Description
RNAcentral holds the full RNA, with entries from ENA and SILVA. This is a predicted structure of a 469-nucleotide part of an RNA (small-subunit ribosomal RNA, 3' major domain) from an uncultured bacterium. Rfam family: Bacterial small subunit ribosomal RNA.
Context: one part of a larger RNA
RNA sequence: UGACGGGGACCCGCACAAGCAGCGGAGCAUGUGGUUUAAUUCGAAGCAACGCGAAGAACCUUACCAGGGCUUGACAUCCCUCUGAAAGACUCCUUAACCGGAGUCCCUCUUCGGACAGAGGUGACAGGUGGUGCAUGGUUGUCGUCAGCUCGUGUCGUGAGAUGUUGGGUUAAGUCCCGCAACGAGCGCAACCCUUGUCUUCAGUUACCAUCAUUAAGUUGGGGACUCUGGAGAGACUGCCGGUGAUAAACCGGAGGAAGGUGGGGAUGACGUCAAAUCAUCAUGCCCCUUAUGGCCUGGGCUACACACGUACUACAAUGGCUGUUACAACGUGAAGCAACACUGUGAAGUGAAGCGAAUCACUAAAAGGCAGUCUCAGUUCGGAUUGAAGUCUGCAACUCGACUUCAUGAAGUUGGAAUCGCUAGUAAUCGCGGAUCAGCAUGCCGCGGUGAAUACGUUCUCGGGCCU
Numbered sequence: 001u002g003a004c005g006g007g008g009a010c011c012c013g014c015a016c017a018a019g020c021a022g023c024g025g026a027g028c029a030u031g032u033g034g035u036u037u038a039a040u041u042c043g044a045a046g047c048a049a050c051g052c053g054a055a056g057a058a059c060c061u062u063a064c065c066a067g068g069g070c071u072u073g074a075c076a077u078c079c080c081u082c083u084g085a086a087a088g089a090c091u092c093c094u095u096a097a098c099c100g101g102a103g104u105c106c107c108u109c110u111u112c113g114g115a116c117a118g119a120g121g122u123g124a125c126a127g128g129u130g131g132u133g134c135a136u137g138g139u140u141g142u143c144g145u146c147a148g149c150u151c152g153u154g155u156c157g158u159g160a161g162a163u164g165u166u167g168g169g170u171u172a173a174g175u176c177c178c179g180c181a182a183c184g185a186g187c188g189c190a191a192c193c194c195u196u197g198u199c200u201u202c203a204g205u206u207a208c209c210a211u212c213a214u215u216a217a218g219u220u221g222g223g224g225a226c227u228c229u230g231g232a233g234a235g236a237c238u239g240c241c242g243g244u245g246a247u248a249a250a251c252c253g254g255a256g257g258a259a260g261g262u263g264g265g266g267a268u269g270a271c272g273u274c275a276a277a278u279c280a281u282c283a284u285g286c287c288c289c290u291u292a293u294g295g296c297c298u299g300g301g302c303u304a305c306a307c308a309c310g311u312a313c314u315a316c317a318a319u320g321g322c323u324g325u326u327a328c329a330a331c332g333u334g335a336a337g338c339a340a341c342a343c344u345g346u347g348a349a350g351u352g353a354a355g356c357g358a359a360u361c362a363c364u365a366a367a368a369g370g371c372a373g374u375c376u377c378a379g380u381u382c383g384g385a386u387u388g389a390a391g392u393c394u395g396c397a398a399c400u401c402g403a404c405u406u407c408a409u410g411a412a413g414u415u416g417g418a419a420u421c422g423c424u425a426g427u428a429a430u431c432g433c434g435g436a437u438c439a440g441c442a443u444g445c446c447g448c449g450g451u452g453a454a455u456a457c458g459u460u461c462u463c464g465g466g467c468c469u
Base pairs, nucleotide, nucleotide: 007469008468010466011465012464013463015459016458019423020422022420026314027313029311030310031309032308033307034305035304042053043052064300065299066298067297068296070294073125077124078123079121080120081119082118083117084116088105089104090103091102092101093100108115109114127289128288130287131286132285136283137282138278139277140276141274143272148187149186150185151184152183153182154163155162156161167178168177169176193266194265195264196263198234199233200232201231202230203229204228208223209222212221213220237260240254241253242252243251244250316416320375321374322373323372324371325370326369332363333362334361337356338355341352342351343350344349382413387408388407389406390405391404392403393402429451430450431449432448433447434446435445
């Protein structure tokens, strides 16, 4: 000077408290440990590993295992020789396949030097998801969107250092004011950026429809008002009023206003900490392999299963289940695509097929909700696991190991011990919808809107953080 204290003072945070809904019990999904295995590839490890890398393991992916092939190699540069095509397509033999063998079609350009391509050879080399994240770059997590971290000059101290940055107030904030041997400055804070909430103006097609016609229908004529779209602006600044306060900064209340004191949300992460994570995104030093630790193929594995843990989903029902009927969204996506509509099928789906590179057409049915009926407290008309049978789709191929449909089957489960998580408002809870990945596969992830609460006395205690001592 720091760090720490079951020392002290002050302050903050869904930190506790007050509430709401959960997890921990059941079934299943998924990740991990363990065990097993020829292999169950590798990494991640308290918070900050465990629906994490993986925005999608049937083959491929794939790095693992077994077996069968290759050795200048699947890929790059250089040298020598040969060929004029090579590649490709087709047929046959062989094979589990790759590899290998045979045949047919095809037969480059040229300034004649060559270019280009292939085959063969020689080695230099290629190659390595092999090791070391404790040799590294880059990137990332975390404390933490916490309010801090520093510098120049001056002053003080022998010096390490101090001061400034402490103090009195105040703030979300080292935010601002006042004081002060300090005076200034930088990185952070805030603002500038995006989005949402109000209004004005400009522009109206594919969007809209008040008035006038028209229609089954904003369908058409028409309109430029409204909605909406997307450009440009306005608006909020403690600006105004009252009170408190040191006459300051500021705080409390009020007016006006769509919005009030950072309006809501996002992006934005200071100096640093954890030898934190990553050599398997990539790059890279050193070490190691080089007929193999490289490369190709077939099949298997990553999907195993006495068990343990994490994260989700579905339930245990009447604020409900089922049947019929009837409303109201937003974000998005679509050409090797989205597919209306018609027909067939109980259905998944199939057949035909309009339109649309889309404010035009389609995905698209929103669901919870409303109305009507039924069930009457049961392991049930709750719950749907499991299993049997028959199918649909994708794809060379669904046995290991896909999703979905129909019929049948109908397990556990009657609200969950100790313990523990999230959330302060359009939030929690609940309801559906879209997208990325993707041939196919979503209870995960990332978004979107619908319905829409309860509670906060307070800071004694728990956890984390800041400042002074």